[in-house]
RNA sequence: GCACUCUUAGCUCAAUAGGAAAGAGCAACAGUCUUCUAAACUGCAGGUUACAGGUUCAAGUCCCGUAGUGUGCA
Numbered sequence: 001g002c003a004c005u006c007u008u009a010g011c012u013c014a015a016u017a018g019g020a021a022a023g024a025g026c027a028a029c030a031g032u033c034u035u036c037u038a039a040a041c042u043g044c045a046g047g048u049u050a051c052a053g054g055u056u057c058a059a060g061u062c063c064c065g066u067a068g069u070g071u072g073c074a
Stems, first nucleotide, its partner, number of pairs: 001073004006068002010026004019057001029043004050066002053063002
């Protein structure tokens, strides 16, 4: 330098051929319990879906570009 994979909550991951108000586990926070802590249980909150543009009635999903990550080739 070229090709391909991946980028969604603090972390790890879903979202089946574009269509319902983007979910789960863990973590965090609050509460119950306990002398206190941990564990357990209950509840709450947390997202410009890497960035920017395009297509579409409608984009996490399709297309172009940029950045980053990993792999291969030279």

Overview: The RNA shown here (transfer RNA) has 74 nucleotides and comes from a Flavobacteriales bacterium. The RNAcentral record of the sequence draws on ENA. Its mean pLDDT, the model's own confidence on a scale to 100, is 81. It matches the Rfam family "tRNA". It is annotated as a transfer RNA.